[in-house]
Molecule: c-di-GMP-I-GGC riboswitch aptamer
Organism: Pelotomaculum sp. UBA4789
């Protein structure tokens, strides 16, 4: 550098409760489906939401990220343990 068999240690999906947010979502506790970066980073794509704004006579539908998802795929960046090759 590459790889992930074992062990130590780590993280924690669904679901439940509380808090928070307009929503998507987030935080804490329980829980444990999974994870070798399921550490960090919205940089590119993708996806979710639509309060405000646009639109309307007025609403509804609709459009838009300035809001999100890092456990969707890439990129960037840091890093634990270790057998065989």
């Nucleotide at each position: 550098u590459a790889u992930g068999a074992a062990a130590a240690g780590g993280c924690a999906a669904a679901c439940u409760c509380u808090c928070u947010g307009a929503a998507a979502g987030g935080a804490g506790a329980g829980g444990g489906c999974g994870c070798a970066a399921a550490g960090c980073u919205g940089c590119g794509g993708a996806c979710c939401u639509a309060a405000a704004g646009c639109g309307u006579u007025a609403g509804a539908u609709g459009c838009u990220a300035u809001g999100g998802u890092a456990g969707c795929c890439g990129g960037g960046u840091u890093g634990c343990c270790a057998a065989a090759a």